[in-house]
Molecule: transfer RNA
Organism: Candidatus Liptonbacteria bacterium RIFCSPLOWO2_01_FULL_56_20
RNA sequence: GUCAGGGUAGCUCAACGGCGGAGCAGGGCUUUCAUAAGGCCAAGGUUGUGGGUUCGAGUCCCACCCCUGACA
Numbered sequence: 001g002u003c004a005g006g007g008u009a010g011c012u013c014a015a016c017g018g019c020g021g022a023g024c025a026g027g028g029c030u031u032u033c034a035u036a037a038g039g040c041c042a043a044g045g046u047u048g049u050g051g052g053u054u055c056g057a058g059u060c061c062c063a064c065c066c067c068u069g070a071c072a
């Protein structure tokens, strides 16, 4: 340099173009003599950045940035 895959909560990952969720972690409650495990509850998001298409974009299109891999 070319090509491919990826970037969404603190972490690992979901999400037919139509209300952005789950598990773990962290917080509160419950349970126990106590701890762990379990159960319940709430919180946590500018979906990498900037544009475009659309009634409507995490999703489609364009440019750029970053990560991984292959080729050169």
Base pairs, nucleotide, nucleotide: 001071002070003069004068005067006066007065010024011023012022013021018055027041028040029039030038048064049063050062051061052060